Source information: Predicted 3D model of a 78-nucleotide RNA (SAH (S-adenosyl-L-homocysteine) riboswitch aptamer) from an Acidimicrobiia bacterium. The sequence was found by an Rfam model in a public genome assembly. The coordinates come from a structure-prediction model, not an experiment, and the mean pLDDT is 77. It matches the Rfam family "SAH (S-adenosyl-L-homocysteine) riboswitch aptamer". The literature on the family includes a 2008 paper in Mol Cell by Wang et al., "Riboswitches that sense S-adenosylhomocysteine and activate genes involved in coenzyme recycling".
RNA sequence: CGGGCCGAGGGGCGCUGCGACGGACGGAAGUCCGCCACGCUCGGCCAACGGGCUCAAUAGCAAGGGCGCCUUCGUAAA
Numbered sequence: 001c002g003g004g005c006c007g008a009g010g011g012g013c014g015c016u017g018c019g020a021c022g023g024a025c026g027g028a029a030g031u032c033c034g035c036c037a038c039g040c041u042c043g044g045c046c047a048a049c050g051g052g053c054u055c056a057a058u059a060g061c062a063a064g065g066g067c068g069c070c071u072u073c074g075u076a077a078a
Base pairs, nucleotide, nucleotide: 001050002049003046004045005044006043007042008041009040010071011070012069013068014067015066018039021034022033023032024031025030038064
């Protein structure tokens, strides 16, 4: 770092639908239907199976999220 869990990133409504997931068909490739806009990032915890670095403490708490709309906070307005 990858895996899982918890928390956070102000709140909500509508629309489309890529990936993943589910179903059907198919030898397979894949096709159709369904579902679907936190699937991202940060912090904490668990595990110790795998990869990398090295012997390891300090500091800090952000930046983003298709299209349209409403709202909270904020600004003279943005």